[in-house]
Transfer RNA from a Minisyncoccales bacterium, 72 nucleotides, folded computationally. The sequence is in RNAcentral, with records from ENA. Its Rfam family is "tRNA". Rfam classes the family as a transfer RNA. NCBI's taxonomy places the organism under Bacteria, Bacillati, Minisyncoccota, Minisyncoccia, Minisyncoccales.
RNA sequence: GGGUCCAUAACUCAACCGGUAGAGUAACAGCCUUUUAAGCUGAAAAUCUGGGUUCGAGUCCCAGUGGACCCA
Numbered sequence: 001g002g003g004u005c006c007a008u009a010a011c012u013c014a015a016c017c018g019g020u021a022g023a024g025u026a027a028c029a030g031c032c033u034u035u036u037a038a039g040c041u042g043a044a045a046a047u048c049u050g051g052g053u054u055c056g057a058g059u060c061c062c063a064g065u066g067g068a069c070c071c072a
Base pairs, nucleotide, nucleotide: 001071002070003069004068005067006066007065010025011024012023013022019055028042029041030040031039048064049063050062051061052060
């Protein structure tokens, strides 16, 4: 220098052919318990960034950022 793949909640992962972004764990609040742990309930929390296409984008297209790998 060229190419392939990945980026979603604090962490690990879903989301089908473009149509309401979910789960587990953790943290928080409450219940239970003499207390803690365990258990039960609840609420909050995210699409790497900027554009484009579309009635509608996590998903498709372009550029960029970061990471993994291959070739030179």